Background: This is a predicted structure of a 100-nucleotide RNA (Guanidine-I riboswitch aptamer) from Paenibacillus sp. N3.4. The sequence is in RNAcentral, with records from Rfam. Rfam family: Guanidine-I riboswitch aptamer. About the family: This family represents a conserved RNA structure found upstream of the ykkC and yxkD genes in Bacillus subtilis and related genes in other bacteria.
RNA sequence: AAAAAUGUUAUCUGGGGUUCCGCGAUUGCUAAAUCGGCAGGUCCAAGAGAUAAACCACAACUGAUAGGUUGUGGCACGGAGGGAUAAAAGCCCGAGAGAU
Numbered sequence: 001a002a003a004a005a006u007g008u009u010a011u012c013u014g015g016g017g018u019u020c021c022g023c024g025a026u027u028g029c030u031a032a033a034u035c036g037g038c039a040g041g042u043c044c045a046a047g048a049g050a051u052a053a054a055c056c057a058c059a060a061c062u063g064a065u066a067g068g069u070u071g072u073g074g075c076a077c078g079g080a081g082g083g084a085u086a087a088a089a090g091c092c093c094g095a096g097a098g099a100u
Base pairs, nucleotide, nucleotide: 008053009052010051011050012049015044016043020041021040022038023036024035025034026033027032055074056073057072058071059070060069061068062067077098081093082092083091
């Protein structure tokens, strides 16, 4: 410098804010309204977190071939800035820039 790759899906979590619910305060004609991320629920959520399935590689066995069964393995330091959504984030830009 170039090339290659599963960079998959679901459930969940660290985390995230505030559209809805709830909670608190104030007002009140007692219907509600306003303000407040606020222990929470809904909601969002990891390439470099977990679990499961699938997928890939290798090996053995099996099968006329295609294939099937089992086992092992599947590595990771990472800004700033910008974007979406109601808003924010380890979300997206991004396996980025950069580092080794």